This is a predicted structure of a 71-nucleotide RNA (transfer RNA) from a Candidatus Daviesbacteria bacterium. It matches the Rfam family "tRNA". The family's RNA type in Rfam is transfer RNA. The coordinates come from a structure-prediction model, not an experiment, and the mean pLDDT is 81. It was read from a public genome assembly.
RNA sequence: UGCGGGAUGGUGUAAUGGUAGCACGCCACGCUCUGAACGUGUAAAUUGGGGUUCGAAUCCCUGUCCCGCAG
Repeated sequence: UGCGGGAUGGUGUAAUGGUAGCACGCCACGCUCUGAACGUGUAAAUUGGGGUUCGAAUCCCUGUCCCGCAG
């Protein structure tokens, strides 16, 4: 430098163009003499910018970063 893949709550991981979900974790409550475990509940995310569309995490263009392959 070229080609391919990837970036989603604190962490990991899903999501036919149509309510962004699950698990763990945090927090609150219950249980307990206390804690752990267990149960219930709350908050928390789509890498930046632009475009297409009634509607974009998803499609298109472009920037940044990471991984692989080739030279």